This is a predicted structure of a 328-nucleotide part of an RNA (large-subunit ribosomal RNA, domain IV) from a Chlorobiota bacterium. Model confidence (mean pLDDT): 87 of 100.
[in-house]
Context: one part of a larger RNA
């Protein structure tokens, strides 16, 4: 003098800092009390208050009275800091072994699917054989969804999946024809015809599923304009016009984990607020089981206030224990 671990600080009390990170408060038991709001069960140990030691008495006893001691009686250890508002995921739980515990995953729920049993799927060698199950459709398998409470709108043109079979398109196969090839026959030969069988070539008809076609199907993939005009101030437009679309976004909710411009505008909260809450809707570029809006309870979950409390600062000092490093 660094460091790390513990420990004390006048006055202030979050100024500290991205962020009270870190510490510090609270704390045992008893008793009195305890809101919003709710699925009635919780919230709640909500909050916020008051007791707690010895001696004598009175009492069966809880308990009360009454005195005494000390700064101090849960007299050491140990042992929830609370409240208010809002996001997300209902919830107990599961995850990145050794940087992520979370809003991710998974639930219980709902909904489409497939599956009649050698069952559908899954393992396996195109096997046998095994799980599915000693299950049988209220069962099993797959996909989405995510407690509940109220809901889940319009599109089937694409693309997918079911049904459908008139017509179109079609694959292997494959007539005739015509060709090699030669036993034979012809010919003095050279050649030259040529049967069955083979062989390649031909490609007539016929030819199934698909496909095109036809209709269903969005809790299948997915998708849900555009422009100009109108009201006796001014805006604005219930209103009308035209253009395209399979159809043009319904309830709900909206500067939002979504909003670029944006520190939008207005309101709260603060002397001062790019974050917070409540509102507006001009939604760049929410929206309904890739689920929408709500929600008590939850939660080592994010955001933002407020008490209380603090060495986090204002700003520093002191003490202890360790362990480096100068110097002597």
């Nucleotide at each position: 003098g660094u460091c790390g671990u513990g420990g004390u600080u006048a006055a202030g009390g979050a100024a500290c800092u991205c962020g009270g990170c870190a510490a510090a408060u609270u704390a045992a038991c008893c008793c009195c009390g305890u809101a919003a709001c709710u699925u009635c069960g919780g919230g709640a140990g909500a909050a916020g208050g008051g007791g707690u030691g010895c001696u004598g008495g009175a009492g069966c006893a809880a308990u009360c009275c009454a005195g005494c001691c000390g700064c101090a009686g849960a007299g050491a250890a140990a042992u929830g800091g609370c409240c208010c508002a809002a996001g997300c995921g209902a919830c107990u739980g599961u995850u990145u072994a050794a940087c992520a515990a979370a809003a991710a995953c998974a639930c219980a729920u709902c909904a489409c699917u497939c599956u009649g049993c050698u069952a559908a799927c899954a393992c396996g060698u195109a096997a046998a054989g095994u799980g599915g199950a000693u299950g049988u459709a209220u069962a099993g398998g797959g996909u989405g969804u995510g407690a509940c409470a109220c809901c889940u709108g319009c599109c089937c043109g694409g693309u997918g999946c079911c049904g459908g079979a008139a017509g179109g398109u079609u694959a292997a196969g494959g007539a005739a024809g015509a060709g090699g090839u030669u036993a034979g026959g012809a010919g003095u030969a050279a050649u030259c015809c040529a049967a069955a069988g083979c062989u390649g070539u031909g490609a007539a008809u016929c030819g199934a599923a698909g496909c095109c076609c036809c209709g269903g199907u969005a809790a299948a993939c997915g998708g849900c304009g555009g422009c100009c005009g109108u009201a006796a101030c001014u805006a604005u437009a219930a209103c009308g016009g035209u253009c395209c679309u399979a159809a043009g976004g319904u309830a709900g909710c909206g500067a939002a984990a979504u909003u670029c411009c944006u520190u939008g505008u207005c309101g709260g909260g603060u002397a001062a607020g790019u974050u917070c809450c409540g509102a507006c809707c001009u939604g760049c570029a929410c929206g309904a089981a890739u689920g929408g809006u709500g929600u008590a309870a939850u939660g080592a979950u994010u955001u933002g206030g407020g008490c209380a409390c603090u060495g986090u600062c204002u700003c520093g000092a002191c003490c202890a224990c360790g362990a480096g490093c100068u110097c002597g």
Annotation:
NCBI's taxonomy places the organism under Bacteria, Pseudomonadati, Chlorobiota. The full RNA is in RNAcentral, with records from ENA.